[in-house]
RNA sequence: CUCAGAAAAAGGCAAACCAACUGCGAGGCUGGGACGCAAAGCCAUGGAACUCUAAGAGUUAGCCAGGCUACCUGG
Numbered sequence: 001c002u003c004a005g006a007a008a009a010a011g012g013c014a015a016a017c018c019a020a021c022u023g024c025g026a027g028g029c030u031g032g033g034a035c036g037c038a039a040a041g042c043c044a045u046g047g048a049a050c051u052c053u054a055a056g057a058g059u060u061a062g063c064c065a066g067g068c069u070a071c072c073u074g075g
Stems, first nucleotide, its partner, number of pairs: 002075004012037002017032003021028002035062001041068003045065003048060005
C1' cells in the first nucleotide's frame, strides 16, 4: 500500500418505542432505550421510497449502487 475478516482485544454506533423541543409534512434534535451494525463514520452523485406551500422544493446515508476516510487481526 492492498485484499479479506470480526474469532480475539480496545472500543464505537444506536432500530423500534417513550418524553421534551422543532418542522405544513416526510422527518430532525436532545435524553432514555437496544433491534441490530466490520464502516449503522462522512458525502444527496444515480436510482428507490416518502412528504409538501407541489410543472418544483424537500426527507431518508440503518433502502440499493457509488465516492472519500478509518481501529484491530490475518494474507